[in-house]
Context: one part of a larger RNA
Formats: sequence, structure tokens, C1' cells
RNA sequence: UUGCGCUGAAGGAACUCGGCAAAUUCAACGCGUAACCUCGGGAGAAGCGUUGCCCCCCUCGGCGCAAGCCGAGAGUCGGCUCAACAAAGAAGGAGGGGCGACUGUUUACCAAAAACACAGGACUCUGCCAAAUCGAAAGAUGAUGUAUAGGGUCUGACGCCUGCCCAGUGCUGGCAAACGAACCCCAAACGUCCCAAAGCGUUUGGCAUAAGUCCCAGUCAACGGCGGCCGUAACUAUAACGGUCCAAAGGUAGCGAAAUCCCUUGUCGGGUAAGUUCCGACCUGCACGAACGGCGUAACGACCCCUCCGCUGUCUCCAGCGCAAGCCCA
Repeated sequence: UUGCGCUGAAGGAACUCGGCAAAUUCAACGCGUAACCUCGGGAGAAGCGUUGCCCCCCUCGGCGCAAGCCGAGAGUCGGCUCAACAAAGAAGGAGGGGCGACUGUUUACCAAAAACACAGGACUCUGCCAAAUCGAAAGAUGAUGUAUAGGGUCUGACGCCUGCCCAGUGCUGGCAAACGAACCCCAAACGUCCCAAAGCGUUUGGCAUAAGUCCCAGUCAACGGCGGCCGUAACUAUAACGGUCCAAAGGUAGCGAAAUCCCUUGUCGGGUAAGUUCCGACCUGCACGAACGGCGUAACGACCCCUCCGCUGUCUCCAGCGCAAGCCCA
């Protein structure tokens, strides 16, 4: 000096990104417990007290034929003293907020999470030799199932809800004309044949129409999208109101400096002596917004942020002790 373990005056988070680490708490019994709530919870909430030994009495268990012995437990009054659960094992607590409902799952060896899953919700495909999937195929899964079933996609308990746009893309349905492949068919030329016809072949042109395209509709819990400028009220400011341009439609409810706000440490309020974080508001939303779900929400979380109490060598500021190494000598 390092590792492991232990102790510490006064202070008590001043340490630090952050109470990381450590300390506190910890048993049994009695009392007592708030907001909120899905009435189950929250709860071991929080918080307070008791605990030894002796005497007396009662209950229970074991052993014993019995007398009785041993052990455990409860209780009232009283007594004793060295003041008392414990060898180990054994919650620190409280408040506010974010995210995810929850128990679960995950990057075997740097990530356990607000990621995945999840019950629940919705759309869509599938009538059974199902759709879908594996497989050149046979065959198999689906399923010895049959639409209250099975596949795919999205969302993610529960509560209140889920607005407008079908112009584009997709899907579904329809469909007059046009475009539109091959086979068949028609025509011509050439080849085949000594010549001709026929046949066959090649080439060119034509006829003909399927799907599809085009076209017409429907469909957004399909992919997606959801405006600009100017003016206006008897202080000012603002604009319920008006004008105009564009668009398929111009963002509804709710929320909002947010896991989203650039300017920004926005402004105001709270908390602190002092607060780029935190909480409550405001709305000027650079660039929230409704199943890529919106907003709430009890319970839950080795999640993330803020605060308070307790506690402490985290710190002011380090010191000492034990064990093991390092170093020196043998």
C1' cells in the first nucleotide's frame, strides 16, 4: 500500500452523476394504523409497548400400574436483581411523479428494462381435400379440429373514449369501349415435290379473346394524411367576426416546455438560505393527439426522477485493531 473483517470523538449526505457502499430496521406477543381503492386491497402501513428469574394457580403433551417425574403454554397479585427475545437465521420507513396494468420473458459471457409476452379489444382470410405452412413430389402439420374453429396483422388489464379525409397507394366489388398472350382458324410468300394439287414446315400479316391495365364504386382498429395570408371590438392587447387562396380533408375530445419544446435554466407558483432536476399551472405544441391508440387509473416493479424522517467513516478528515498478501532479513 492492497484485499477481507471490525471499531470510532463532534458533526450527520456537507460525499457523489446518484446515499454507490456501509449503517439503521429485523423475533414473538399486545395495542394501533392514513390518503386512495377495481372494496380484494393499501397493511407487517405508519407508530407505541412488553419480553429475565422466583412464588401461586390453571391448561396441554410425553413417560409411568400408580405416586409422580419431565416438558410446553396462559394468567392475576406479589417478590428478586446483575434490567433481561436472540448462537446463527430475520423489513429501514414515508410522500410526490414518469413508464409499463399485473405474475411472467429476454441480449448463455458488458443491457432485466418503459423492451417481449400477457388476458382483453379490433380488422381480415378460411365451408373442409379449409385457409395458412413444410415439401420439385408423395406426403405431413393445421386436426382425428369444422367459423363459439383455425391462420395472419395491429392493439395491449380496467374506466371514459377512439373525431375528419377514399385525392394517392393497397384491398374488395363492378365493368361499356379501348389496349391486350398462346392454341385454333384465315391470307400471302418461300421450302419440301420431275411438275401440279394436297399435306407438312418456316416467315409475315390477320382473326380472336382471358387475366390484367384503363374506367366506376366501396373500404382508414388498410398504408397513410389531417393548411396559408390579411383585416376587425369605445385604452392597450387579443380577436368571438369577416375576406381571400389552396386542399381528399384541414387535428375533434383529451393532453401539453412532456421519455415529445429548438429558442430554454420559457414564465408564474411550491419546495431550499440558495433548485439547469422535481411538483402544480400557463399554452407561444421548432416537431402531442386518438388501437404506429388518446387520457386517466387501485394494485404491482432488483425500472427511472424528486423530497422527507431514521441511520451511518460517503464525507469534514482521517485514525486504530485483526487476518491475508506486498516489501526487507533469515